The RNA shown here (transfer RNA) has 73 nucleotides and comes from a Verrucomicrobiota bacterium.
The coordinates come from a structure-prediction model, not an experiment, and the mean pLDDT is 81.
Its Rfam family is "tRNA". Rfam's curators write: Transfer RNA (tRNA) molecules are approximately 80 nucleotides in length.
It was read from a public genome assembly.

[in-house]
RNA sequence: GGGGGCAUAGCUCAGUUGGAAGAGCACGAGCUUUGCAAGCUCGGGGUCAGGGGUUCGAACCCCCUUGCCUCCA
Numbered sequence: 001g002g003g004g005g006c007a008u009a010g011c012u013c014a015g016u017u018g019g020a021a022g023a024g025c026a027c028g029a030g031c032u033u034u035g036c037a038a039g040c041u042c043g044g045g046g047u048c049a050g051g052g053g054u055u056c057g058a059a060c061c062c063c064c065u066u067g068c069c070u071c072c073a
Base pairs, nucleotide, nucleotide: 001072002071003070004069005068006067007066010025011024012023013022019056027043028042029041030040031039049065050064051063052062053061
């Protein structure tokens, strides 16, 4: 320098055909316990990497940029 892939909650990751953003863990509260852990219930938490475009409508499609991984040289 060129090809490919990845970027979604604090962490690890889903997200179907473009149509209301989710799970587990973690965190907070309650129940339970002498207390802790475990368990159960509820809750908080999001610039869907950034910008632009297409569309009635974009996490999803197209373009550019940034970061990371990988392959070729």